[in-house]
Molecule: transfer RNA
Organism: Bhargavaea ginsengi
RNA sequence: GCGGAUGUAGUUUAGUGGUAAAACCUCAGCUUCCCAAGCUGAAGUCGAGGGUUCAAUUCCCUUCAUCCGCUCCA
Numbered sequence: 001g002c003g004g005a006u007g008u009a010g011u012u013u014a015g016u017g018g019u020a021a022a023a024c025c026u027c028a029g030c031u032u033c034c035c036a037a038g039c040u041g042a043a044g045u046c047g048a049g050g051g052u053u054c055a056a057u058u059c060c061c062u063u064c065a066u067c068c069g070c071u072c073c074a
Stems, first nucleotide, its partner, number of pairs: 001070007010024004018054001026042005047063005
């Protein structure tokens, strides 16, 4: 330099045009003499920018980060 893969909540992962989800974690409540466990509820998320569309996490372009492969040079 060229090509490919991945990027979604604090963490691990679904979802692939039509209300963004689950588990763990965190917080509050119930329960308990207390703690733990259990139950209920809540908060929190699509790497960034642009385009297409009535509607984009999803399709297209650019870009950033991480990982993998290939190639060149004194």